[in-house]
RNA sequence: CCCUUAGAGUUUGAUCCUGGCUCAGGACGAACGCUGGCGGCAUGCCUAAUACAUGCAAGUCGAACGGGGUUAUUCCGACGGAGCCCUUCGGGGUGAAGAUGGGAUAAGCUAGUGGCGGACGGGCGAGUAACGCGUGAGCAACCUGCCCUUCAGAGUGGAAUAACGGCUGGAAACGGUCGCUAAUACCGCAUGACAUAUUCGAACGGCAUCGUUUGGAUAUCAAAGAUUUAUCGCUGAAGGAUGGGCUCGCGUCCGAUUAGAUAGUUGGUGGGGUAACGGCCUACCAAGUCGACGAUCGGUAGCCGAACUGAGAGGUUGAUCGGCCGCAUUGGGACUGAGACACGGCCCAGACUCCUACGGGAGGCAGCAGUAAGGGAUAUUGCACAAUGGGGGAAACCCUGAUGCAGCAAUGCCGCGUGAGGGAAGACGGUCUUCGGAUUGUAAACCUAAGUUGUCAGGGACGAAACAAGACGGUACCUGAAGAGAAAGCUCCGGCUAACUACGUGCCAGCAGCCGCGGUAAUACGUAGGGAGCGAGCGUUGUCCGGAAUUACUGGGUGUAAAGGGUGCGUAGGCGGGUUUGCAAGUCAGAUGUGAAAUACCGGGGCUCAACUCCGGGGCUGCGUUUGAAACUGUAGAUCUUGAGUGAAGUAGAGGUAGGCGGAAUUCCCAGUGUAGCGGUGAAAUGCGUAGAUAUUGGGAGGAACACCAGUGGCGAAGGCGGCCUACUGGGCUUUAACUGACGCUGAGGCACGAAAGCGUGGGGAGCAAACAGGAUUAGAUACCCUGGUAGUCCACGCUGUAAACGAUGAUUGCUAGGUGUGGGGAGGCUGACCCUUUCCGUGCCGGAGUAAACACAAUAAGCAAUCCACCUGGGGAGUACGACCGCAAGGUUGAAACUCAAAGGAAUUGACGGGGGCCCGCACAAGCAGUGGAGUAUGUGGUUUAAUUCGAAGCAACGCGAAGAACCUUACCAGGUCUUGACAUCCGACUAACGAAGCAGAGAUGCAUCAGGUGCCCUUCGGGGAAAGUCGAGACAGGUGGUGCAUGGUUGUCGUCAGCUCGUGUCGUGAGAUGUUAGGUUCAGUCCUAAAACGAGCGCAACCCUUGUCGAUAGUUACUACGCAAGAGGACUCUAUCGAGACUGCCGUUGAGAAAACGGAGGAAGGCGGGGACGACGUCAAAUCAUCAUGCCCCUUAUGACCUGGGCUACACACGUACUACAAUGGCCGUCAACAGAGGGAAGCAAAUUCGCGAGGAGGAGCAAACCCCUAAAAACGGUCUCAGUUCAGAUUGCAGGCUGCAACUCGCCUGUAUGAAGAUGGAAUUGCUAGUAAUCGCGGAUCAGCAUGCCGCGGUGAAUACGUUCCCGGGCCUUGCACACACCGCCCGUCA
Repeated sequence: CCCUUAGAGUUUGAUCCUGGCUCAGGACGAACGCUGGCGGCAUGCCUAAUACAUGCAAGUCGAACGGGGUUAUUCCGACGGAGCCCUUCGGGGUGAAGAUGGGAUAAGCUAGUGGCGGACGGGCGAGUAACGCGUGAGCAACCUGCCCUUCAGAGUGGAAUAACGGCUGGAAACGGUCGCUAAUACCGCAUGACAUAUUCGAACGGCAUCGUUUGGAUAUCAAAGAUUUAUCGCUGAAGGAUGGGCUCGCGUCCGAUUAGAUAGUUGGUGGGGUAACGGCCUACCAAGUCGACGAUCGGUAGCCGAACUGAGAGGUUGAUCGGCCGCAUUGGGACUGAGACACGGCCCAGACUCCUACGGGAGGCAGCAGUAAGGGAUAUUGCACAAUGGGGGAAACCCUGAUGCAGCAAUGCCGCGUGAGGGAAGACGGUCUUCGGAUUGUAAACCUAAGUUGUCAGGGACGAAACAAGACGGUACCUGAAGAGAAAGCUCCGGCUAACUACGUGCCAGCAGCCGCGGUAAUACGUAGGGAGCGAGCGUUGUCCGGAAUUACUGGGUGUAAAGGGUGCGUAGGCGGGUUUGCAAGUCAGAUGUGAAAUACCGGGGCUCAACUCCGGGGCUGCGUUUGAAACUGUAGAUCUUGAGUGAAGUAGAGGUAGGCGGAAUUCCCAGUGUAGCGGUGAAAUGCGUAGAUAUUGGGAGGAACACCAGUGGCGAAGGCGGCCUACUGGGCUUUAACUGACGCUGAGGCACGAAAGCGUGGGGAGCAAACAGGAUUAGAUACCCUGGUAGUCCACGCUGUAAACGAUGAUUGCUAGGUGUGGGGAGGCUGACCCUUUCCGUGCCGGAGUAAACACAAUAAGCAAUCCACCUGGGGAGUACGACCGCAAGGUUGAAACUCAAAGGAAUUGACGGGGGCCCGCACAAGCAGUGGAGUAUGUGGUUUAAUUCGAAGCAACGCGAAGAACCUUACCAGGUCUUGACAUCCGACUAACGAAGCAGAGAUGCAUCAGGUGCCCUUCGGGGAAAGUCGAGACAGGUGGUGCAUGGUUGUCGUCAGCUCGUGUCGUGAGAUGUUAGGUUCAGUCCUAAAACGAGCGCAACCCUUGUCGAUAGUUACUACGCAAGAGGACUCUAUCGAGACUGCCGUUGAGAAAACGGAGGAAGGCGGGGACGACGUCAAAUCAUCAUGCCCCUUAUGACCUGGGCUACACACGUACUACAAUGGCCGUCAACAGAGGGAAGCAAAUUCGCGAGGAGGAGCAAACCCCUAAAAACGGUCUCAGUUCAGAUUGCAGGCUGCAACUCGCCUGUAUGAAGAUGGAAUUGCUAGUAAUCGCGGAUCAGCAUGCCGCGGUGAAUACGUUCCCGGGCCUUGCACACACCGCCCGUCA
């Protein structure tokens, strides 16, 4: 310089960190599910080294040998007898084919003898933790058939034996005996060395034993022929090559819950054995040898080149190909041979299988096929020796399941195809839809052309180097023809992670790798449409690596997340100061050998490309040899003083051990005084006490602990150490610089110390006090509290060996800003006990850089570096089980796994919460007044009942609430009777203007009957058409007070008229967040002031608005009246309307920080927000309402819609809420007085005067669409009476008689008169409202409404008491603190039981 190194989800309300789990990638001898066109190249029992039927896998040589068949030729013998000849016709001769016995020759075959090969090739991985493998060396301690080279040689004899023959055993396998025979089979003799052995020398060399070369002597040992000529064989020796044997260095899995192992064991000598060294074997001698650098034992495993993965370092694997090793049914053994302790050889033993005449035999697929079994799972009982290679042979040739090929399998890699171009009416169909459309989609149809693969037909190889010979194969390939014809699936679509909608389902069915989906609107289940990805494959499962820096060499940590040993001394080990010299082990550089081939990488070549394959190159990071360098480490030597130690002089101390002494206090004993209690607690009781306690005084006994001093002071390694004195003793610090001269640091094992409790033996025992007893508390109380009380606590000796043994912080060394205390020592300044400066050692606080997840640490580091030790690797199970060691025991040390979860955890943040703290507020308490809770009635609710008693509202914040008014209607409920395009809306067609009677039936809706009357508006070509309306018909649709307020909008309640809630920019923090908004004051108020890393701003507060209180101006009728009344007039007063003024802590004083503000005062109608109202921040409660309304989805559609009549919502054993009226004398009743308001309402209305009625009310109708007329006051005041009673209180209930409204007062209205006259005598526990024109009390009006108010909303009249204060109850605000809560304390969570 180049190349390379990717993360994500999941703990939380949110954050940062720690930490695990999970995913995305790659790979596979794979398997399974769905699917499947072709070709090339590879690969294919991973399990039972389980058992094997059948066939084949090692033979060959007749040119080593003797035989035996066969064939041919030939010879001989005995037959045979065609044909021919002769014939006396009786026969005779000759004699072919054929058949046959023997001999010879030739060809070919062959059992046997003999030779070579069966030790190669092929298979498998059981065993093996080993010199087995890998790598590098060595053999001066070895062997090597066939092959190559060289030298020398092959002379002469002999005895057997198979085959074969005879006899014979056995079922068979297989033999036995007698006899014959050959050889390249076997054995002698000769010759003999450069062989071997012994021995005598010489030279040279090395590596210890020794080696090499060389000169003698002695001894011993060879041979085979075959064939017809070319050769091939045979023997000895030397050398080479090839192949083996042995030895050594280094490397090579897990377990210490395996720590000691070993008797041929370790070594030596003699002997044996081997090709060779060696305890390899044996006899004797010695007592060694291995081991914490892990022996021995146990488990697992063939090793490597390499393969997969990875940025690499590593991790995992050891199929195919190649190298080595081991094995061949299990175990053992040797034989033969150059080579074996031998896969298709032998012997023995075991198991199994088969044959058997039961006597006995045979067998070994981990060779190729194949079978059974096992298993999730792995192929044909194929062709050929044509090629390559192997064995035999002189060769031809034979053999070869090695090998070459073919078959099966998508098992993998690679390549190709399933079409290409054009084609918009954007077709049909499907899906979705806001109904407009969108999408599927140029996709299809249709048109055009080409023709890969496939099919058919023809031709047809290379592979064969020199004759012949081609399994593959009529294959590859080439040419031609027809022809879109025969060829696409799988998975996924919530996030991670590319890709979305509809329907179905409704915590069901199901999904899921992790987080997690599903409880009626599921992009997560199932289906469909659409989409995404890959593609003859796609998914799933399993395994390995990666991501995982999650074992960290590269490359992590240990204060609080998991993790520092309780502490020291010290062994091995690791590490180690300055200067200098040598060596060269480590280190670095050069050269060289090796690192097989294949693989991988780079560059090329060949199959049409690629996979595949061939060639070349570099590399293989390693090991060995050798040369050099000498800085660093090491090593050897020399030297130094600063590390360390010694000496000397001082010094502080609860350092340790032993002995002695002391006073205070508790308790007990004795005695005195003294009398009724003491003691104890939240309150009590148990307990003690008249037998004299407690209290107090004196004396005594005994044990334990040492007040004050005393201090984040001292000492010690830690645990720990505290009265005083003495003895012994350890360590530290300071000063000095005399001595040693690196003597140091750490420290696995080991050894020692080690609080409290506990254990053993023996003492001691005052107080305290587990256990235990009693009393209390409590639902219980095996506790907390009280009264007692035993072990124990104390001493001596021994054991135990653990603690939150903590600074939760290992030891040592060096370096890196300061400030301020304190303990011990030194130096300087100073005359100096002081004081100041400085220095060393200890012990605290604050703080900078730096570090850290943050908290925090910060020279006493948790900073920067170095050395050594210990420990950690998700939570639970568990510091448990088993084992071992220790212990008297209790127990301690060491220390797992199955299973289970997706978290567990640290620090910090914001909230909420606390029977935490601080400050503050509110009719929150307190102080008061009046009530509720008791009675009767009204009204609402619950419950019950009912055909129905429609529905909703549910702590505060439901309950005189929705409902500002249920006799019908309302009405939603029930019963009965009816309607079905509908009671209501829109569209279409036809008809008709609309409208509209009287009658009958019926509870009515409705039905029947009948049409009398009536004929509008606009345009007109006068035919008609149109708008609006009605009737009929058809379907789209209407309709729903049906469901879901947990799908929603809107509206509302509540915290709360509480003072809060936020934002921008800046700053701080890794971040969530903080700051601002906090602090000191102040306010009703986040109101204001000051300070302040904040500066500003918004929504809230306040103000602006309305009303009320004062005044002014203007305007005035219906108001008002100084005019006697009226009319008229007037503009002063009241009043009304409008516009203004006025109040701002503005002024003065005091306090306060020269502030804000508070307090007091003046003036003023009003004073510190003057009173009242409207106005309700961000949000909380899945608060309320689908029945005001609107609305998504679901549901009903001759009904869950619509109409009608009647009933119900008014029921009634009971419970609760809210009110009214009372219980009486502050009262009731009667009377008098022109008593005195405000605010409202009035036309289908308010209604005066007058009049009738006891009255409700009736008649009446003036006036008034209203400052004009009407509705219109009561309490109070004055006078009288009643006199404390169930009353002259109270009025419920009920009878009778009436009135009003209304179609209609029975269920079910209101009012009047008369009569009746219930409960009730001030209300338990509990609880509500109210702080001034308020409470209390008195009446009046209005809405709704035909009628119906004790309710609701308003109005005025009369008109109080009290507030010391904030301890407590309730609610709220701010700050702070704790927290394992965040659905936020109605939380979380533990145990037991089911």

Notes
Small-subunit ribosomal RNA from an uncultured bacterium, 1394 nucleotides, folded computationally. It matches the Rfam family "Bacterial small subunit ribosomal RNA". Its family is annotated with ribosome and structural constituent of ribosome in the Gene Ontology. The sequence is in RNAcentral, with records from Greengenes.